[in-house]
RNA sequence: GCGCGCGUAGCCAAGUGGGUCAAGGCGGCGGCCUGCAAAACCGUCAAUCGUCGGUUCGAUCCCGACCGCGCGCU
Numbered sequence: 001g002c003g004c005g006c007g008u009a010g011c012c013a014a015g016u017g018g019g020u021c022a023a024g025g026c027g028g029c030g031g032c033c034u035g036c037a038a039a040a041c042c043g044u045c046a047a048u049c050g051u052c053g054g055u056u057c058g059a060u061c062c063c064g065a066c067c068g069c070g071c072g073c074u
Stems, first nucleotide, its partner, number of pairs: 001073007010026003019057001027045005050066005
C1' cells in the first nucleotide's frame, strides 16, 4: 500500500427485508430477607448504535469518506 471483518450502555453482547419505547447478561444504586453478610427475589440506572456526509417522508440498519482494532496479501 491492497483486500476482508469488526466498532451498539462502565464491561460482554442480540438486533437489522429501513418505521413507534434499541433485547439480554455482568455491574452500580435502592429495597426485601438476615443477628450481620452472601445467595435468591423486587425496583431502578445508563447507549447522539466510532466520526462526518449522502440516499430516504424516515437510517443502528443502505451508500461514500475518514478514524480505531483484528486478520490476510504484497

Background: The RNA shown here (transfer RNA) has 74 nucleotides and comes from a Pyrinomonadaceae bacterium. The sequence is in RNAcentral, with records from ENA. The coordinates come from a structure-prediction model, not an experiment, and the mean pLDDT is 81. Lineage of the source: Bacteria > Pseudomonadati > Acidobacteriota > Blastocatellales > Pyrinomonadaceae.